[in-house]
Context: one part of a larger RNA
Molecule: small-subunit ribosomal RNA, 3' major domain
Organism: Olea welwitschii
RNA sequence: UGACGGGGGCCUACACAAGCGGUGGAGCAUGUGGUUUAAUUUGAUACAAAGUGAAGAACCUUACCAGGGCUUGACAUGUCGUGAAUCCUCUUGAAAGAGAGGGGUGCCUUCAAGAAUGUGGACACAGGUGGUGCAUGGAUAUCAUCAGCUCGUGCCAUAAAGUGUUGGGUUAAGUCUCGCAAUGAGUGCAACCCUCAUGUUUAGUUGCCAUUGUUAAGUUUGGAACCCUAAACAGACUGUCGGCGAUAAGUCAGAGGAAGGUGAAGAUGACAUCAAUUCAUCAUGCCCCUUAUGCCCUGGGCGACACAUGUGCUACAAUGGCCGGGACAAAGGGUCGCGAUCCCACGAGGGUGAGCUAACCCUAAAAAGUUGUCCUCAGUUUGGAUUGUAGGCUACAACUCGCCUGCAUGAAGCAAAAAUCGCUAGAAAUCACCGAUCAGCCAUACGACGAUGAAUUCGUUCCCCAGCCUUGUACA
Numbered sequence: 001u002g003a004c005g006g007g008g009g010c011c012u013a014c015a016c017a018a019g020c021g022g023u024g025g026a027g028c029a030u031g032u033g034g035u036u037u038a039a040u041u042u043g044a045u046a047c048a049a050a051g052u053g054a055a056g057a058a059c060c061u062u063a064c065c066a067g068g069g070c071u072u073g074a075c076a077u078g079u080c081g082u083g084a085a086u087c088c089u090c091u092u093g094a095a096a097g098a099g100a101g102g103g104g105u106g107c108c109u110u111c112a113a114g115a116a117u118g119u120g121g122a123c124a125c126a127g128g129u130g131g132u133g134c135a136u137g138g139a140u141a142u143c144a145u146c147a148g149c150u151c152g153u154g155c156c157a158u159a160a161a162g163u164g165u166u167g168g169g170u171u172a173a174g175u176c177u178c179g180c181a182a183u184g185a186g187u188g189c190a191a192c193c194c195u196c197a198u199g200u201u202u203a204g205u206u207g208c209c210a211u212u213g214u215u216a217a218g219u220u221u222g223g224a225a226c227c228c229u230a231a232a233c234a235g236a237c238u239g240u241c242g243g244c245g246a247u248a249a250g251u252c253a254g255a256g257g258a259a260g261g262u263g264a265a266g267a268u269g270a271c272a273u274c275a276a277u278u279c280a281u282c283a284u285g286c287c288c289c290u291u292a293u294g295c296c297c298u299g300g301g302c303g304a305c306a307c308a309u310g311u312g313c314u315a316c317a318a319u320g321g322c323c324g325g326g327a328c329a330a331a332g333g334g335u336c337g338c339g340a341u342c343c344c345a346c347g348a349g350g351g352u353g354a355g356c357u358a359a360c361c362c363u364a365a366a367a368a369g370u371u372g373u374c375c376u377c378a379g380u381u382u383g384g385a386u387u388g389u390a391g392g393c394u395a396c397a398a399c400u401c402g403c404c405u406g407c408a409u410g411a412a413g414c415a416a417a418a419a420u421c422g423c424u425a426g427a428a429a430u431c432a433c434c435g436a437u438c439a440g441c442c443a444u445a446c447g448a449c450g451a452u453g454a455a456u457u458c459g460u461u462c463c464c465c466a467g468c469c470u471u472g473u474a475c476a
Stems, first nucleotide, its partner, number of pairs: 001476002003473003007470004015460002019423005026314008034305002042053002064300007073125001077124002079121005087102006107114001127289002130287003136283002138278003148187006154163002167178003193266001195264002198234007208223003237260001240254001242252003303442001320375002323372003332363003337356002342351003382413001387408007429452003434447002
């Protein structure tokens, strides 16, 4: 100087407390461990692995296994030879491939050749999701959006070092102020950026308003007020009043204001730490394989199942369930696409195919909520697992192993022990909608979007994380 302490002081934080809702019990979905297996490919393992890489495993993907094949190779460059390439038919095979036959001759030409392309040979080489993340780059998580981490010059100390950065206040903040052997500076903080909340100006089509017209709409005519859209600007700065404070920094209360003290949310992540994660995104050193650890194909596996565990979904009901009527969003997506209308089907869906390259058309029905009937506390008109059967869709192909529909079946579950998690305002909780990936989909996931919309916070004694000062130490 650090590190550590069941030492001390100060202080922050959904850390505790005060509340609300969960997990842990049930069924299912999904991930992981274990076991099994020919293979169940693999990485990730306290917080910071486990609905994670994977924004989509039937084939492909695919890295794994079995079998069938290839060896200059599926891919690249160089060299030599040959044929234009493309195309059609047959045999064999699970396919990959192997074999045979037919037709055919282009472009540019200086008639040597050349380009592009197929094929054959020999070698240089290709290839490797093989190993090492403890050889690495790059990227990322974490502490932590915590307030820290340092340097120049000076001073001080024999030196390691110290000072500055400590102290009195204050702040979300090493934020600011006062003092001080320090004085300055850098990086973090804050601000600059995006979105939301108010207004003004500009601009009005596909949007808005009025009119015409109709069962309703398209439509017609007019408008730029409103809404909205999207560009520019204004606006918030403790600016102002009062109290407190040291005449400071600031803090408390008020006025005005759409918004008040960081207005709300996002992006933004210092020096370091963990030999943290990733050689399977990519790149890359070294090592290893080279008729195989490379490459092609068919089938299987990644989907197994005494069990254990994580994350979720659905419930156990009356603040509810079923049925009928009639309301109110936002943000997205669409031409190999979204698909209206009409017809058929109980339905999934099928037929037809208007409009839309989209503020125009479609997806599209928002759901919870509201209103009316029934159910009346039951394993039930709760719950929906499981199973049988009949169908639909996608796709060469739904057996292993897809999704959806109808009918039938109707399991556990009556609110969950020890323990444990999230959350402070348009946040929790509840409700639906949309998107990426995608032929289809195992999505209850993930990411976005709106609708409804609470309770509690006395406070810092305690638990936990972090910061500053100080103290002890046989530790470095």